Small-subunit ribosomal RNA, 3' major domain from a marine sediment metagenome, 499 nucleotides, folded computationally. The full RNA is in RNAcentral, with records from SILVA. The prediction has a mean pLDDT of 82.
[in-house]
Context: one part of a larger RNA
RNA sequence: UGACGGGGGACCGCACAAGCAGCGGAGCGUGUGGUUUAAUUCGAUGCUACGCGAAGAACCUCACCAGGGCUUGACAUGCUGGAAGUAGAAACCUGAAAGGGUGACGACCUGUUGAGUCAGGAGCCAGCACAGGUGCUGCAUGGCUGUCGUCAGCUCGUGCCGUGAGGUGUUGGGUUAAGUCCCGCAACGAGCGCAACCAUUGCCCCAUGUUGCUACCAUACUUUAAACCUUCGGGUUUGGGUGUGCGCACUCUUGGGGGACUGCCUGGGAUAACCAGGAGGAAGGUGGAGAUGACGUCAAGUCAGUACGGCCCUUAUGCCUUGGGCUACACACGUGUUACAAUGGACGGUACAGAGGGUUGCCAACCCGCGAGGGGGAGCUAAUCUCAAAAAGCCGUCCCCAGUUCGGAUUGGAGUCUGCAAUUCGACUCCAUGAAGCCGGAAUCGCUAGUAAUGGGAGAUCAGCUCGCUCCCGUGAAUACGUUCCCGGGUCUUGUACA
Numbered sequence: 001u002g003a004c005g006g007g008g009g010a011c012c013g014c015a016c017a018a019g020c021a022g023c024g025g026a027g028c029g030u031g032u033g034g035u036u037u038a039a040u041u042c043g044a045u046g047c048u049a050c051g052c053g054a055a056g057a058a059c060c061u062c063a064c065c066a067g068g069g070c071u072u073g074a075c076a077u078g079c080u081g082g083a084a085g086u087a088g089a090a091a092c093c094u095g096a097a098a099g100g101g102u103g104a105c106g107a108c109c110u111g112u113u114g115a116g117u118c119a120g121g122a123g124c125c126a127g128c129a130c131a132g133g134u135g136c137u138g139c140a141u142g143g144c145u146g147u148c149g150u151c152a153g154c155u156c157g158u159g160c161c162g163u164g165a166g167g168u169g170u171u172g173g174g175u176u177a178a179g180u181c182c183c184g185c186a187a188c189g190a191g192c193g194c195a196a197c198c199a200u201u202g203c204c205c206c207a208u209g210u211u212g213c214u215a216c217c218a219u220a221c222u223u224u225a226a227a228c229c230u231u232c233g234g235g236u237u238u239g240g241g242u243g244u245g246c247g248c249a250c251u252c253u254u255g256g257g258g259g260a261c262u263g264c265c266u267g268g269g270a271u272a273a274c275c276a277g278g279a280g281g282a283a284g285g286u287g288g289a290g291a292u293g294a295c296g297u298c299a300a301g302u303c304a305g306u307a308c309g310g311c312c313c314u315u316a317u318g319c320c321u322u323g324g325g326c327u328a329c330a331c332a333c334g335u336g337u338u339a340c341a342a343u344g345g346a347c348g349g350u351a352c353a354g355a356g357g358g359u360u361g362c363c364a365a366c367c368c369g370c371g372a373g374g375g376g377g378a379g380c381u382a383a384u385c386u387c388a389a390a391a392a393g394c395c396g397u398c399c400c401c402a403g404u405u406c407g408g409a410u411u412g413g414a415g416u417c418u419g420c421a422a423u424u425c426g427a428c429u430c431c432a433u434g435a436a437g438c439c440g441g442a443a444u445c446g447c448u449a450g451u452a453a454u455g456g457g458a459g460a461u462c463a464g465c466u467c468g469c470u471c472c473c474g475u476g477a478a479u480a481c482g483u484u485c486c487c488g489g490g491u492c493u494u495g496u497a498c499a
Stems, first nucleotide, its partner, number of pairs: 001499002003496003007493003011489003015483002019447002022444001026338008034329002042053002064324007073130001077129006088105001091102004108121004132313002135311003141307001143302003146298001148296001153192006159168003172183003198290001200288002203258005209252001212248002217245007225238005261284001264278005340440001344399007356387003361380002366375003406437001411432007453475007
């Protein structure tokens, strides 16, 4: 100087407490361990591995296993030599394919010639250099990433102090989300962090006006809610709906600008920084939420994303291919999902989003099918068309507390779709079946507001396939006395036989 202490002081954080909803029990999904296996490829392993790499394992992917093949190789560059119906190649034989064999036909570029005549190139063959390796080492590395932690820290120059390691500054008194700011001080300044600058959201103004909007007005069609007329057929007026025009008021689109700064007031405080309350305001004291991660720590993670040193393989540890495996299953754990029901389940009716995607694509109307889906073909390179139905909600009816009209696993049958191909091993539909489960021991996770909880929607990957992930909107709580305790963190101080 650090680190540590079941030392001390002061402080912070969903850390505890106060609450809400879970996990741990059940079924299923998924990942892991273990076991099994010809193989169940590899990596990730307390927090910081375990719906992780994988934003999608039927083939491919693929790295694993069994079998069949190739050997200058699937791919790159160079050198040497060679062959002449050469390169290529329909078809045929063999084969599971790959590969091997036969092979009609039959080129290209440059120069040249009467002429595919000759020479060269490309290509081919043989050989040599080499290619190739998801082989090893993340403890040889780059780059990237996790974590402490969005914690408030980490340092430097000069000066001063100390023999020196080093200290001071950075400690102290206040204050803050903050080494944030104020005051003091042998320190005075500065850098990386904090904050601000950036984009987003909330309010207003200006501009903009199609594909968006439609108040007023006009017009066409329609409806029957009301009034009037009626020859009982209906007509007229008002109202509602749809379309068109006018229009750009409004909503919205996307550009620009304004707006919040403790600016104003009161009180507290050292008259400071700042704190408490108030006014005005769409918003108030960092408005919300994002991007942004200091010096460093863990020889943390990654040689399998790519790059790269060294080592290793070279008729194989390379390459191609068929099939299998990664999907196994006495078991154990993590993470999800569906439930155990009446704040519910079922049926019918009816309302309101946002954000996205779409041309090898999204697919309307209409028809067929109980349905998955099929037919159909309009529109759309999309504020135009489409995916699209939002769902919970609201209104009405049934169920009457039961292993049930709860729950849906499992199994049988029949189908649909994608795809060369759904047996191992896809998703979905219909009929039948109807398991465990009646709220979960010890223990344990998340969350402080448009949050938790709950309801649906979209996207990436993708032929097909999601209970995962990322994003979007709807409904929308409870609680926080407080800091004694548990955990983590920074800060000052103290002890130490530790470094």